[in-house]
Molecule: transfer RNA
Organism: Pseudomonadota bacterium
RNA sequence: GCCGGCAUAGCUCAGUGGUAGAGCACCCGCCUUGUAAGCGGAAGGCCCUCGGUUCGAAUCCGUGUGCCGGCU
Repeated sequence: GCCGGCAUAGCUCAGUGGUAGAGCACCCGCCUUGUAAGCGGAAGGCCCUCGGUUCGAAUCCGUGUGCCGGCU
C1' cells in the first nucleotide's frame, strides 16, 4: 500500500428496513436463623462519526476513525 471482518446496555452478544432485546453484572423485594443459590421487579444504550437512499435506517450505500486478520 491492497483486501476482508468487527464497532449495539458496565461485560459477552442477538436484532439485516417499520417504536432497540437477551444472558451476566449492578439496585430493590421475596425466600433463608444467616449467606449463597433460586424466584419476582426496577434501572441502564437515540446503535462509533459524518453524509446519502427511503414515507421510514441499528439494518442499505459512501466517507472517516478504532480494533482484529490476510496479502505484499